Overview: This is a predicted structure of a 108-nucleotide RNA (Guanidine-I riboswitch aptamer) from Salipiger mucosus DSM 16094.
[in-house]
RNA sequence: GGGCAGCGUGCUUAGGGUUCCGUUCGCCACGGCGAAGCCUGGUCCGAGAAGCACAACCUGCCCGGCAAAUUCCGGGCGGGCACACGGCGGGCCAAAAUCCCGGGAGAU
Numbered sequence: 001g002g003g004c005a006g007c008g009u010g011c012u013u014a015g016g017g018u019u020c021c022g023u024u025c026g027c028c029a030c031g032g033c034g035a036a037g038c039c040u041g042g043u044c045c046g047a048g049a050a051g052c053a054c055a056a057c058c059u060g061c062c063c064g065g066c067a068a069a070u071u072c073c074g075g076g077c078g079g080g081c082a083c084a085c086g087g088c089g090g091g092c093c094a095a096a097a098u099c100c101c102g103g104g105a106g107a108u
Base pairs, nucleotide, nucleotide: 008054009053010052011051012050015045016044020042021041022039023036024035025034026033027032057080058079059078060077061076062075063074064073065072083103085106089101090100091099
């Protein structure tokens, strides 16, 4: 100087809007209709840099397959999974977003 990896799923949270429900307001033929998310909310969306769990992966020891032993396969009990600044713009569902493009461009 250059390159690669830094993973997956689920449940939540910060956050997000407004299809549906509720709420508020208006109209009303009292059945409803319309408006408001500049309505706390339920449903809903939801994090790489938030939390938890599980799986995967790496690894130590032990047991079995196996008489022996490096490998291999299966099981048990542990350990590890670090770090992490960041637009503009575009995309999705009804819509928006710290969602997705994206650990991207760029910066260090």
It matches the Rfam family "Guanidine-I riboswitch aptamer". About the family: This family represents a conserved RNA structure found upstream of the ykkC and yxkD genes in Bacillus subtilis and related genes in other bacteria. RNAcentral records the identical sequence in 2 taxa.